[in-house]
Small-subunit ribosomal RNA, central domain from Hippophae salicifolia, 341 nucleotides, folded computationally. Rfam family: Bacterial small subunit ribosomal RNA. The prediction has a mean pLDDT of 85. The RNAcentral record of the full RNA draws on SILVA. The organism belongs to Hippophae, within Eukaryota.
Context: one part of a larger RNA
RNA sequence: UUGGGUGCAAUGCAUCUGUAGGUGGAUUUUUAAGUCAUCCCAAGGCUCAACCCUAGACAGACGGUGGAACCUACUAGGCUGUAGUAUGGUAAGGGUUGAGGGAAUUUUUGAUUAAGUGGUGAAAUGCAUAGAGAACGAAAAGAACGCCAACCAUGAAAGCACUCUAUUGAGUUGACACUGACAUUGAGAGACAAAAUCUAUGGGAACAAAUAGGAUUAGAUACCCCAGUCAUCCUAGUCGAAAAAUAUGGAUACUAGGCGUUGUAUGUAUCGACCCGUGCAGUGCUAUAGAUAAUGUAUUAAGUAUCUUGCCUAGGGAGUAUGUUUGUAAGAGUGAAACUC
Numbered sequence: 001u002u003g004g005g006u007g008c009a010a011u012g013c014a015u016c017u018g019u020a021g022g023u024g025g026a027u028u029u030u031u032a033a034g035u036c037a038u039c040c041c042a043a044g045g046c047u048c049a050a051c052c053c054u055a056g057a058c059a060g061a062c063g064g065u066g067g068a069a070c071c072u073a074c075u076a077g078g079c080u081g082u083a084g085u086a087u088g089g090u091a092a093g094g095g096u097u098g099a100g101g102g103a104a105u106u107u108u109u110g111a112u113u114a115a116g117u118g119g120u121g122a123a124a125u126g127c128a129u130a131g132a133g134a135a136c137g138a139a140a141a142g143a144a145c146g147c148c149a150a151c152c153a154u155g156a157a158a159g160c161a162c163u164c165u166a167u168u169g170a171g172u173u174g175a176c177a178c179u180g181a182c183a184u185u186g187a188g189a190g191a192c193a194a195a196a197u198c199u200a201u202g203g204g205a206a207c208a209a210a211u212a213g214g215a216u217u218a219g220a221u222a223c224c225c226c227a228g229u230c231a232u233c234c235u236a237g238u239c240g241a242a243a244a245a246u247a248u249g250g251a252u253a254c255u256a257g258g259c260g261u262u263g264u265a266u267g268u269a270u271c272g273a274c275c276c277g278u279g280c281a282g283u284g285c286u287a288u289a290g291a292u293a294a295u296g297u298a299u300u301a302a303g304u305a306u307c308u309u310g311c312c313u314a315g316g317g318a319g320u321a322u323g324u325u326u327g328u329a330a331g332a333g334u335g336a337a338a339c340u341c
Base pairs, nucleotide, nucleotide: 004312005311006310007295012309015191016190017189021185022184023183025079027077028076031073033072034071035068036067039064040056042054044052045051083179084178085177087174088173089172090171094168095167096166098164099163100162101145105141106140107139108138109137110136112134116127117126154159198237199236200235202233206232211227213225214224249308250307251306252305253304254303257286258285259284260283261282262281263280264279265278266277267276290297315340316339323334324333325332326331
């Protein structure tokens, strides 16, 4: 390179935007670059020939001749079915910002009472006559938002739920008005990215790495218990690693059904609604054909096809060494070989 793969066996980048590049709807026209013939030349194969097949030297590689115009490409026009814009609706826990709220917890304090409380398998450490715990009143603080809640919504993913304000992004649907292929994928690049970590300033109720004590045990650097610092929270940066998972890249088209559910439009019905039915866009369960090693999948495909991109090629050594890029660091990205089997 050809060929084969990528849910679970090695293998889909965490996700998106998008440059180069690849690929690209239907129709008419132009050119002839790709493409295909004739002829020329050289070698080969049918015993020869007709015929067929392969190639078109070098100097100085872009490569004999010249006909065709279906396809790709090019030129010029028009099309609407891809896509987009405008317009009327509409649902949402999409993002950012600023306010407000109640329940609970802890602490402080006031008044009441008086001996325990707390914890466990059982205990003990702990707290408590300097008045704990318990029930009641007041105040403060920080963090998280019960029920509603749904196999529900929404966002590219990470994620996102108390209530309200301001601002902002995207979706979907209905009529059909406009543009007229404007599309798709995407190396490099850029943006965003849970938790933990790091830097600096605040904050610190609860919880809790480290640490200390009590138990358990042969021991117990643990599991259980009493405490408890960093962290978890805010602001501004850093990092870029997750079983970042649907372990399933993206786009388009097609291919039996059945039962739900979310949004919306609409038919029937009705005083109006429910009910019953249909379309589009999501989201679930079940199941046929098909493909699959099986498990399972099955219009949200792992089916049938086309386009495009990342990645894989026995196990270990090893995501290691070395070099390099990046980071304050921790690390991250790229990434072998000897040897062994």